RNA sequence: AACGAACGCUGGCGGCAUGGCUAAGACAUGCAAGUCGUACGAAUGCUUUGAAGGAGCAAUCUUGAUAAGCGUUAGUGGCGAAAGGGUGAGUAAUGCACAGGCAACGUACCCCGGACACUGGGAUAGCUGCGGUCUUCGGACCUUUAGCGAAAGUGCAGAUAAUACCGGAUGAUAUCAUGAGAUCGUAUGGUUUUUUGAUCAAAUGGUCUUCGGACCGGUCUGGGAGCGGCCUAUGUCGUAUCAGCUUGUCGGUGAGGUAACGGCUCACCAAGGCUACGACGCGUAGCGGGACUGAGAGGUUGGCCCGCCACAUCGGGACUGAGACACUGCCCGGACCUCCACGGAGGGCUGCAGUAACGAAUCUUGCACAAUGGGCGCAAGCCUGAUGCAGCAAUGCCGCGUGUGGGAAGAAGUUCUUCGGAAUGUAAACCACUGUCAGGGUGAAGAAAGUCCCGAUUCGUCGGGAUUGAUCGAUCCCAAAGGAAGGCCCGGCUAGCUUCGUGCCAGCAGCCGCGGUAAGACGAAGGGGCCAAGCGUUGUUCGGAAUUACUGGGCUUAAAGCGCACGCAGGCGGGAAGUUAAGUGUCUUGUGAAAUCCCUCGGCUCAACCGAGGAACUGCUCGGCAAACUGGCUUUCUUGAGGCAGGUAGGGGUGCAUGGAACUCUAGGUGGAGCGGUGAAAUGCGUAGAUAUCUAGAGGAACGCCAGUGGUGAAAACGGUGCACUGGGCCUGUCCUGACGCUGAGGUGCGAAGGCGUGGGGAGCAAACGGGAUUAGAUACCCCGGUAGUCCACGCUGUAAACGAUGUCUACUAGGUUGUGGUGGGUCUGACCCUGGCACAGCCGAAGCAAAAGUGAUAAGUAGACCGCCUGGGGAGUACGGUCGCAAGGCUAAAACUCAAAGGAAUUGACGGGGCCUCACACAAGCGGUGGAGCAUGUGGCUUAAUUCGAAGCAACGCGAAGAACCUUAUCCUGGGUUUGACGUAUAUGGAUGCCGCCCCUGAAAGGGGGUUGGUUGCCUUCGGGUGAAACAUAUACAGGUGCUGCAUGGCUGUCGUCAGCUCGUGUCGUGAGAUGUUGGGUUAAGUCCCUUAACGAGCGAAACCCUUAUCGUUAGUUACCAGCGCGUUAUGGCGGGGACUCUAGCGAGACUGCCGGUGUUAAACCGGAGGAAGGUGGGGAUGACGUCAAGUCCUCAUGGCCUUUAUGCCCAGGGCUGCACACGUGCUACAAUGGCGGGUACAAACCGACGCAAUACCGCGAGGUGGAGCAAAUCGGAAAAAACCCGUCCCAGUUCGGAUUGCAGGCUGCAACUCGCCUGCAUGAAGUUGGAAUCGCUAGUAAUCGCAGAUCAGCUAUGCUGCGGUGAAUAUGUUCCUGAGGCUUGUACACACCGCCCGUCAAGUUACGGAAGCUGGGAGUACCUGAAGUCGGGUAGCUAACUUCGUGAGGCGCCUGCCGAUGGUAAGCUCGGUGACUGGGGC
Repeated sequence: AACGAACGCUGGCGGCAUGGCUAAGACAUGCAAGUCGUACGAAUGCUUUGAAGGAGCAAUCUUGAUAAGCGUUAGUGGCGAAAGGGUGAGUAAUGCACAGGCAACGUACCCCGGACACUGGGAUAGCUGCGGUCUUCGGACCUUUAGCGAAAGUGCAGAUAAUACCGGAUGAUAUCAUGAGAUCGUAUGGUUUUUUGAUCAAAUGGUCUUCGGACCGGUCUGGGAGCGGCCUAUGUCGUAUCAGCUUGUCGGUGAGGUAACGGCUCACCAAGGCUACGACGCGUAGCGGGACUGAGAGGUUGGCCCGCCACAUCGGGACUGAGACACUGCCCGGACCUCCACGGAGGGCUGCAGUAACGAAUCUUGCACAAUGGGCGCAAGCCUGAUGCAGCAAUGCCGCGUGUGGGAAGAAGUUCUUCGGAAUGUAAACCACUGUCAGGGUGAAGAAAGUCCCGAUUCGUCGGGAUUGAUCGAUCCCAAAGGAAGGCCCGGCUAGCUUCGUGCCAGCAGCCGCGGUAAGACGAAGGGGCCAAGCGUUGUUCGGAAUUACUGGGCUUAAAGCGCACGCAGGCGGGAAGUUAAGUGUCUUGUGAAAUCCCUCGGCUCAACCGAGGAACUGCUCGGCAAACUGGCUUUCUUGAGGCAGGUAGGGGUGCAUGGAACUCUAGGUGGAGCGGUGAAAUGCGUAGAUAUCUAGAGGAACGCCAGUGGUGAAAACGGUGCACUGGGCCUGUCCUGACGCUGAGGUGCGAAGGCGUGGGGAGCAAACGGGAUUAGAUACCCCGGUAGUCCACGCUGUAAACGAUGUCUACUAGGUUGUGGUGGGUCUGACCCUGGCACAGCCGAAGCAAAAGUGAUAAGUAGACCGCCUGGGGAGUACGGUCGCAAGGCUAAAACUCAAAGGAAUUGACGGGGCCUCACACAAGCGGUGGAGCAUGUGGCUUAAUUCGAAGCAACGCGAAGAACCUUAUCCUGGGUUUGACGUAUAUGGAUGCCGCCCCUGAAAGGGGGUUGGUUGCCUUCGGGUGAAACAUAUACAGGUGCUGCAUGGCUGUCGUCAGCUCGUGUCGUGAGAUGUUGGGUUAAGUCCCUUAACGAGCGAAACCCUUAUCGUUAGUUACCAGCGCGUUAUGGCGGGGACUCUAGCGAGACUGCCGGUGUUAAACCGGAGGAAGGUGGGGAUGACGUCAAGUCCUCAUGGCCUUUAUGCCCAGGGCUGCACACGUGCUACAAUGGCGGGUACAAACCGACGCAAUACCGCGAGGUGGAGCAAAUCGGAAAAAACCCGUCCCAGUUCGGAUUGCAGGCUGCAACUCGCCUGCAUGAAGUUGGAAUCGCUAGUAAUCGCAGAUCAGCUAUGCUGCGGUGAAUAUGUUCCUGAGGCUUGUACACACCGCCCGUCAAGUUACGGAAGCUGGGAGUACCUGAAGUCGGGUAGCUAACUUCGUGAGGCGCCUGCCGAUGGUAAGCUCGGUGACUGGGGC
């Protein structure tokens, strides 16, 4: 884009189309083929006539013969019924399409010619009868229609007509036979003239008549038109997992048959015919014009309309006829249905309507023959479910409408909101106007042409009159904005966005995907977008898809080159000349139906639709011309190919012979305990003598060095040496042939290793197997043994990552370099050297190519020829089938189902039990710990009314917490109370209410109730009052939340890590991701610096700047200091003084690889040295790049959303956070003699003190108490530093170690020490004797050890934390290893990035398929039996109108029978399905 569509929602009108795609399944009912009386008799209705009889005097009446007219029609007869209409089951060719042919044919009706129609005959339908009664025999009446039968139907007898039927006659331009001639062709032959002979016809009927004739018919015959029959070429789906098929089969002769050719049929003869250009088989299918789509080429399709074919319930058969093997005819068989009196009958909607059924799904049991067409008829006319119309259905296409104009900075409502507003939106209301469509009325022209009648006629026709509409219908009038809009979508593709609800639920989804509490994706709403009487969805086809590639693709690595060669068919093929005309080109003839498509014009108001003309139908075909190219034929050439000659290299092949080294075995000698093997061992061998070694012998296999990206071969492959046979290559010469060539479906051969068969052989090695190890296991890797096999001969298998993952051949397209084999030239020769060219084998590389990697004269470049192969991944190179094989197995080769990917090349990371370089208390070297004990503290767990919450490897666990008895504190628990609230803001009202203090009652308190002599209370003022700040009360908004979400967030923090990294601009390279810079060589603590360099620069980090500490100078000396001078004291910088020193704290100096030597690239830098207090960043601190961990924190704070509001807020009392079978982390104290205890004696730094530090003194054993000098501090106090040192004691023990636990007595803080504080004294005196696996810290003023201070704080659980100083080590040869980190490189199937990815079994579920004993159904045949109807043939004793010489005979009918023959049956197979216990693998 399209549709014969369906479904969902919706639905105003009209025009034109279309409408059972499924069950070619079944059908009730009505209709769809009749007509002709101008073919015929008869019957019958009406009208007229009215003989004869009767009645009557008569008129006349009655019965009514006969005749005429107008009608009707059952039958005979004619024509039609073979058309029209329906459907697509079958059919892969007996079909269709297109082009031809019939010299091999037919033809009713129609048209044009020619000739004719004489004479007779007998039947048969129709009709009547085959009941009764009466009878005057003429008939009448009755039953109610009468042989038989339920019915369908049907018998017998009698009489009758024809345009029915039959005999005879006539007979040619018919047909046949025969003879002669002419002419033509394309073979048989055709056409035509003519002689003779034979054969064959009819209805002179009907109507009218003006009696002249006219019209309609009949027979024979010629021609035509139209319609049919037959034949031929070409084209016409899939499948080779269908490769061979065929016996009337192919052909011939003869006969039969047909309208006609023909194996169409038959007899005989003969053995052919078709097939890889796909026979035969199987599956599927009506074909075409056309339709849809597409730029086209194509692909798909064949509904409506037109042409052809086929079919008519299934199968068979003929009859009639011009035509049928016949949709609404006949016969037979089958299935099904209907009726039935059970004896028998009947039926065929794939005609139009309609019914049920089927199904996602498809209409009215309509009107009319008015038109068009058909049948019959002279005609009128009749018939016509063909057709024309109407009805139903938005099924499609087309057109129209549902109003038009004005109307607010913009109503209401709704939605959103940053609360300001915005949107819906000129939309509505309202005002003015219009009148399409629908509705009501009116109804022109037209669709009508004809027909009949009359008249005229030049016979063509014309004029007048009458008449025919099922259905449709313009215009005009009336009325009124009135009756007329929905569907889908809004994450991207794809035009169009917000809010709410929901919370991986409900749901959406074409693909990607959305939804787990802020969803533009679900649902709703508002808004918007697109279409519009429709809109979406589903299905199908084509397109996009160059995704089957003819146009127009590929095959090194993405799917794809057969393992290699030879070669039949086929395809393709060198130079020149001639010829031909098959291909080709051009002109032409015929055809290519119409419709459709296209163009132009025209008709419906437009359009759809319809009409006319043109073009087109790309095709086939008759004929002519051309001869370049391709093909054919002929001649010729040498360059392709081959031959010849001379050389030449080689692990080319086959066979035979032969050699040495090594190995194993055998025999003997020497020898004497191990050997062997491994990471380490063991199994194994060995005192029965191994290994080792010497001598001799035997055996089999393989051939060291040479040996080489060297050689040969088609590939597989080929390696000691010699001989024999043998294939190919290369070079040189240019003597010969003359395109002999290339490729190659099938086919044939070769074809590693392994395997198989038969027979040998067997040293070594070695699947299987045994043993030993390793291991969680070890059916492995390692070791000791060891059989097939490996070797030979013959045969089979036929596969490999058979690889250059690159088919063969030919030509062309820069170079450089190497190897191997020939060879030309240069110099008189020449080892050599120089310079060409050929063949083969390598490397690098230009252009080009390629997705890139790469390739690049050995192409993957540019072209040509031919072959093979590919078409998403898995299923699967599997199943089934076929074929090969002894087997193993090979070759060929699917589908169901399933996934949305699988894959290639390259990039950046990450990772590696990859590599290289480097670093770190990372290891190593050391020192000291933890892990064992007791206790402290944190966590888990358990417990509990509650044990509030958070932190979770490193990077949670002496963490938040620098202080849980109440408070803190958290709704953690129990209980009591309160509701504008403990706190904030605003508004309104009140009124000086209020606030502070005190007292009483109640209560656990909070709180509730009450009293009060007190104190205090703003601003302005005209002192009347006003105001309402502050406070209070009430009310409304609101407050409040340590409630949730750290995965909605900000901020802050941890960690990698103080590791050296992380980036940018411009440029360059690359299709791109990206790279380069940042790599490389050095160097550093460092991406620090230097050099090199398609890079040049820059930024964040590193470093430096800052603080502190170490040295010095200078300035300043109080509270610090005191050398010298004095005073004073038992003594003390106590005092006067001093500014030297220490110290304090300001400012400076100093260190920069600056200097020297060496190394190094003349560099950066490193090593050593000097000087210096300090030396190579002097020590320490602060400082933390891009980022990572959805790391931590909503309980510091801030904050979105959610939740709560007499509670999850607030107040209070008590309890809990301290609970204890247990586990872990971090610490303290110890286990003792480097120690404990007692006594004595010295030396710090930093810090703190008014809510405080507190001295001297006194009391107490002590904690402490009393007391209060001094001190807001270099002044006073805390304050004693401790280890150390000296003296004494203990003597290795659970102790004079260790101090837990417990008892008693005290002290301190505090409202209060029960849960639950600290301290003191006395008493008690537990575990513990140096700690398993494992694990931590530390590189110098460090570890270890010793004490001191501070924050928090009433007190304290502090052994914690943060600081301070005292004493003060050991070790580092180094980077193999463990851990972590940085750089480069490499591999990767990882990217959530190795805590990744992922394989197979097993278990569970589910699903499709294969095998399978069988069971079962379908299809096509074969053989035999049966053998209906029927044609053809044969027989015939039955019956028999026409003719007859009357005897018959011919013919016909009937009956019997033969061949064929549908159906049915039997039998053995073939083939395709279904199902199947069990079984096999596969998918998810």
A computed fold for a 1484-nucleotide RNA from an uncultured bacterium, annotated as small-subunit ribosomal RNA. Its Rfam family is "Bacterial small subunit ribosomal RNA". Gene Ontology terms of the family: structural constituent of ribosome and ribosome.